c-di-GMP-I-GGC riboswitch aptamer from a Syntrophomonadaceae bacterium, 90 nucleotides, folded computationally. The organism belongs to Syntrophomonadaceae, within Bacteria. The sequence was found by an Rfam model in a public genome assembly.
RNA sequence: ACCGACAAAGGCAAACCUGCCGAAAGGCGGGGACGCAAAGCCACAGGGUCUAAGGCUCUUUAGAGAGCUAUGACAGCCUGGCCUCCGAAA
Numbered sequence: 001a002c003c004g005a006c007a008a009a010g011g012c013a014a015a016c017c018u019g020c021c022g023a024a025a026g027g028c029g030g031g032g033a034c035g036c037a038a039a040g041c042c043a044c045a046g047g048g049u050c051u052a053a054g055g056c057u058c059u060u061u062a063g064a065g066a067g068c069u070a071u072g073a074c075a076g077c078c079u080g081g082c083c084u085c086c087g088a089a090a
Base pairs, nucleotide, nucleotide: 003087004086011036012035016031017030018029019028020027021026034076040082041081042080045079046078047077048074049073050072054069055068056067057066058065059064
């Protein structure tokens, strides 16, 4: 370097509950642990997924409804890049 232990010291924190922000997806704080050897960082590295405020189109009983769309979101979806604790086995 690669690799990943019934190892050691630690770390992070799903669902759910709750306060705030947001149109929403979702984010932040507190509680809480399903799990994680990168569940650390990067969304202006590439894909994928989610939402649809705004915009466009259609419908309409003219109240509204439906479809499309990211500039919004997800790093705990995948690939990729960078940083990083430990040192059994291979």